Formats: sequence, structure tokens, C1' cells
RNA sequence: ACAGGUCGCCAGACGGUCGCGUCGGCUCCAUGAGCCGCCGAGGAACGUCCGGGCUCCGCAGAGCACGGUGGUGGGCAACACCCACCCGGGGCAACCCGCGGGACAGUGCCACAGAGAACAGACCGCCCGCCCGGGCAACCGGGCGGGUAAGGGUGAAACGGCGGUGUAAGAGACCACCAGGGUUCCGGGUGACCGGAAUCGCUCGGCAAACCCCACCGGGAGCAAGAUCAGACAGACGGUGCUUGAGGGCUGCUCGCCCAAGCCGUCGGGUGGAUCGCUCGAGGGCGCCGGCAACGGCGCUCCUAGAUAGAUGACCGUCGCGUCCGCACCCGCAAGGGCGCAGGCGCCACAGAACCCGGCGUAUCGGCGGCCUGUCCCC
Repeated sequence: ACAGGUCGCCAGACGGUCGCGUCGGCUCCAUGAGCCGCCGAGGAACGUCCGGGCUCCGCAGAGCACGGUGGUGGGCAACACCCACCCGGGGCAACCCGCGGGACAGUGCCACAGAGAACAGACCGCCCGCCCGGGCAACCGGGCGGGUAAGGGUGAAACGGCGGUGUAAGAGACCACCAGGGUUCCGGGUGACCGGAAUCGCUCGGCAAACCCCACCGGGAGCAAGAUCAGACAGACGGUGCUUGAGGGCUGCUCGCCCAAGCCGUCGGGUGGAUCGCUCGAGGGCGCCGGCAACGGCGCUCCUAGAUAGAUGACCGUCGCGUCCGCACCCGCAAGGGCGCAGGCGCCACAGAACCCGGCGUAUCGGCGGCCUGUCCCC
């Protein structure tokens, strides 16, 4: 210099004018209006996919369902998140990816092709026997019966690989080596796991995001939660039930327990206001300490939206940045590159709080920085 990896950051700045919302102050002709002042969106405020706080309901009990998580150790309020490591895969490397328990508990599935897809399979081939035809014969052709998984062919996958012994031909049938697996043991590690020894011919396909099994976790509903105040109204008809009990609660179901005089349907009537919840919180920043890290501890410091049909916007100027065109200069044979000045255009992308946090996922114009890797060149 080029190519790449990873971890972070920014999301125009300042000033002016007008406008909008909460809050505070003042004034007035006061269900409000006017003036002044402070503050006023994001890295994802988004999707609402997880986890929690908070609120209400439940909290005799038992069982069954249902849902979630899934290598190990740690972090955290908790998690499906984060960190470190293990195993498998990719990359020369930095590094990245994994929906990563169990397929000798059982059931099921494996498209197309293929003879056969799981304790398999004779289509071609190979071998043996018999029969028929041809031939003097060796032998050739055809048929039938049997053996054979070494060879061919199909497939994502064909029941270890390779060499030998063996055999009619063959075969882990047997042997050596290699690969995998089981059992026992030794060493290292908190652990997942790693390294090694002996032994057994054991050779066992894949799918659990198919049912299922194992371990662990999980009460239900959600700020339209929930609470308070103010205000309005009108009932009618039908069905069913009142201890031989409808209905309700135990918030998916059953048992069981408890309460029980109302409950259901149709038509009709009323209200649709205010206040609290509401924003200071597992909070942000800096420093020191512990830890590989995630994170934790201590100290100092900061306060930063709370609307309710929903405010947070528009314009102008200066600077900055990007881009286009023109001109001048520099490098280069050229293509092209660099830099400066003037002008035009743009400041954009994705997007917009609604109870609050921690994550994940997704969207995003453009730009900046730290560290690391590879190749080439120069000193």
C1' cells in the first nucleotide's frame, strides 16, 4: 500500500424568527385566554419474540394435560441474553458458524431413482448342478433350480476400508494393518472433554424443528393493569333455577372443596369526565480495586419527555460534510489519481415515546476510530 477480520462511536454544529406540548410564575372579562421562563425522542423510540419489575385476581390439596429450555463452567433480578471454554464444521490466517441431551426404551418416516432403504437386497455379473440345441472335441447359446454382496449399475444414503488366507464362486468366515464403537483401567481438567493402555470382530445408517423419553423451569391476566372522585339512567318480554340447587370460585381439564338465589337471551335506556398510577431507575458518567472476560464492589458526580387522539415542527444565516459541474496546479506515456478556488444541489437513511427496565431480531444515506490477520514493497 492493498485485501480482510473484530470491537466500538457519530447520526450535522451554532445563532435568529415563527409554531406545538408538560411544568412554573404573572395578568385578565377565568370550565378558559394571553405573556414570560425551563425542559422536550432513538440507536433502533420499531417488531412485540423472550425475560423481569409493578398491578389486580388466585394461593385446601392431588392428578393429568400444556408450554419452554437443552455441550460445560460462570455472570445476571431473570432470560431463549452475555462471557470464557469444550466438541463439530468453514477459512492460509485474524476469526466466523452450530435449532450442540437421547436414535442398542418404543413407534414412525426416508422423496426421485433403484432388484433392494434397515436385523435389507439377486437387476446385470460370477459360480455349481440338471435339461435342451449346436459342435468330433475344447466349448458356445438358451431354460430351470440353487449359491454368492468381491465387481457393475441406482441413489443424499446400499449394512466398515485395503491386502491376504480361504473357496466352486464368495463372505469380518479367518488373519495383518487402518478407521469407528463398547467394556475395564491409568493420567490431566471444577467440568464439558482431552491423552494413553488393555480387551471384545462389536461394525450398530439418517431424521427427535416426527411422536416420544430424560433433566430442569413455568399460577392467570395485563397500565384499556388497577385505585379514587364526580355525573347519568327505565325498564319490557322469553327461558331456566331456588337445598332433588341453576350459576359462580379454585383462571386449561378432572377429582375434590367452598359460596350460592339468581342466571341466560332479545329489545330498549344512560355515561363515555377528572385525578392518581406516571416516571429517580436492577439509572447515566468518571476514577480506583477484584476478575481472562461477562460482571461485581467502593467513592465522587449528574437529573434528562410524560402527551391522551396523542406535542417534539418549519424557515433563514454562518460554519462543517457529501456530491455535481467549471477553472487553476501537482503526479502519470496514458487511463486515471491528488489538491485548491468559485458556483449549483443536499444534510438526507431507517424511523417517532405512550407503565418502566434487561435482551434478541429486523431496518438504516453516509462517516470516524482502536486492535488484529494475510500478501507485496521500502528502510